[in-house]
Predicted 3D model of a 113-nucleotide RNA (SAM riboswitch aptamer (S box leader)) from Caldithrix abyssi. The same sequence occurs in records of 2 taxa. The prediction has a mean pLDDT of 84.
RNA sequence: UUCUUAUCCAGAAAGGUGGAGGGAACAGGCCCUGUGAAGCCUUAGCAACCUUUCCCGUUGAACCGCGGGAAAAGGUGCUAAUUCCUGCCCCAACUUACGGGGAAAGAUAAGAA
Numbered sequence: 001u002u003c004u005u006a007u008c009c010a011g012a013a014a015g016g017u018g019g020a021g022g023g024a025a026c027a028g029g030c031c032c033u034g035u036g037a038a039g040c041c042u043u044a045g046c047a048a049c050c051u052u053u054c055c056c057g058u059u060g061a062a063c064c065g066c067g068g069g070a071a072a073a074g075g076u077g078c079u080a081a082u083u084c085c086u087g088c089c090c091c092a093a094c095u096u097a098c099g100g101g102g103a104a105a106g107a108u109a110a111g112a113a
Stems, first nucleotide, its partner, number of pairs: 001113008013043005021032003026087004044079003049075003052071007083105001088102004
C1' cells in the first nucleotide's frame, strides 16, 4: 500500500513547547482558533478491537472451541461538535424546511497478501 471482516448518535484533558492555522481530500455549509491552531513532548483519562487472567453456560467429567460477563496488566486506538453536516441512490413528506434507509469515501481494530 491492497484485500477481507467488525465497529463508528456512547465515553474521556490538563500542562509544557510551538506560533497560524485546524475540523481526512474536493465542493457547499457550519464551527474551533492570539482567552493561542496544527505538530511535538509529559502526565492524566476514556474505551474494550487483539493478547492475557478470571467467572458463568455448553460437556458424564475435563481440555479446546463456542456463547455471555468481569478485570484493565500488555499491543493498538481515542480524549470539540454523530465520521461536525451535506454531496450518490431509494423511501416518506411536500414546496420549503425537515425525516428514514442504503451506498461511496474515511477512521480504528484484527487477519491476510

RNAcentral holds the sequence, with entries from Rfam and Ribocentre.